RNA sequence: UACCUUCGGGGCAGGGUGCGCGGCACAAGCAUACGCCGCAAUUCCCGACCGGUGGUGAAAGCCCACGAGCCUCUCAUCAAGAGAGGUUGACCCGGUGGAACUCCGGGGCCGACGGUAUAGUCCGGAUGGAAGAAGGUA
Numbered sequence: 001u002a003c004c005u006u007c008g009g010g011g012c013a014g015g016g017u018g019c020g021c022g023g024c025a026c027a028a029g030c031a032u033a034c035g036c037c038g039c040a041a042u043u044c045c046c047g048a049c050c051g052g053u054g055g056u057g058a059a060a061g062c063c064c065a066c067g068a069g070c071c072u073c074u075c076a077u078c079a080a081g082a083g084a085g086g087u088u089g090a091c092c093c094g095g096u097g098g099a100a101c102u103c104c105g106g107g108g109c110c111g112a113c114g115g116u117a118u119a120g121u122c123c124g125g126a127u128g129g130a131a132g133a134a135g136g137u138a
Base pairs, nucleotide, nucleotide: 001138002137003136004135005134006133007132014046015045016044020039021038022037023036024035048121049120050111051110052066053065054064055063061109062108069087070086071085072084073083074082075081091107092106093105094104095103113124114123115122
């Protein structure tokens, strides 16, 4: 340097409310307010839990960069797919130290798209793909 193989994302415990749905009953029959009963948001409220990859004088969800997702264009086009560009969240204080927004202590914050009673955690694209990691062969 080339080829091959394998690996490569985690998380609602326990409670509250009830948009709505169904039933009972007042009353011979139908409809039906109030009343009572049951189901009813892992999304709302309290609280709980989770954190890809590479780098960084010292270990990172929140410092730098990348990946996935989404959008546009081009190529290809039955389909699948490939390339380029854009978009893409969040941190402070104190301590230790030669050095830490990475460790320790404290207090905060963030989390794509579609579905559904409003989702970082459920279901779905995804038994997918990928940043990359390990190993083998020449």